[in-house]
Molecule: transfer RNA
Organism: Planctomycetaceae bacterium
RNA sequence: CGGCGUGUAGCUCAGCGGUGAGAGCAGACCUCUUAUAAGGGUCAGGUCGAGGGUUCGACUCCUUCCGCGCCGA
Numbered sequence: 001c002g003g004c005g006u007g008u009a010g011c012u013c014a015g016c017g018g019u020g021a022g023a024g025c026a027g028a029c030c031u032c033u034u035a036u037a038a039g040g041g042u043c044a045g046g047u048c049g050a051g052g053g054u055u056c057g058a059c060u061c062c063u064u065c066c067g068c069g070c071c072g073a
C1' cells in the first nucleotide's frame, strides 16, 4: 500500500429494515444457611465506534473516517 472481516452493557456474545435494544457471566440488594459457597428473587448498567446518505422508518443497507484482527505485497 491492496483485499477481507469485525466494532452492541464491565466481559463473552445474540439481535429476518418495523411495538419498548436483549441473554449469560460479573455487580448491588433480598432470600436460603450456624456460616460460606451453590440455589432462588429483584434491581441497576447502553450517546449500538464517529460523520454523512438511502428510507415513512436504520443496531441492521450504502459511503467516508477511526480502532482491532487476518491475508497478500
Stems, first nucleotide, its partner, number of pairs: 001072007010025004018056001027043005049065005